Predicted 3D model of a 73-nucleotide RNA (transfer RNA) from Trichonephila inaurata madagascariensis. Rfam family: tRNA. Rfam describes the family as follows. Transfer RNA (tRNA) molecules are approximately 80 nucleotides in length. RNAcentral holds the sequence, with entries from ENA and Rfam. The organism belongs to Trichonephila inaurata, within Eukaryota.
[in-house]
């Protein structure tokens, strides 16, 4: 230096260009208990890596950057 790959909530992990971005796990609240733990019921919590373009519509498609990984030499 060149090719590939990955980035989405504190964590992990989904969504075929069109849903109010989903699920677990965590946390916060109740509900059950003598108390915990399980278990159930609800809620917060993302502006999807950062910027540009295309498009009526972009997390999805394209540009070039950034982070992490890999292959090359």
């Nucleotide at each position: 230096g060149u090719c590939c790959c990955u980035g989405u909530a504190g964590c992990a992990u989904a969504a075929u260009g069109g849903a109010u971005a989903g699920c677990g796990c965590u946390u916060u609240g109740g509900a059950c208990u003598u108390c915990u733990a399980a278990u159930c019921c609800a809620g917060c919590g993302g502006u999807c890596g950062g910027g540009g373009g295309u498009u009526c519509g972009a997390a999805u498609c394209c540009c070039a950057c950034c982070u992490g990984g890999g292959a090359u030499g």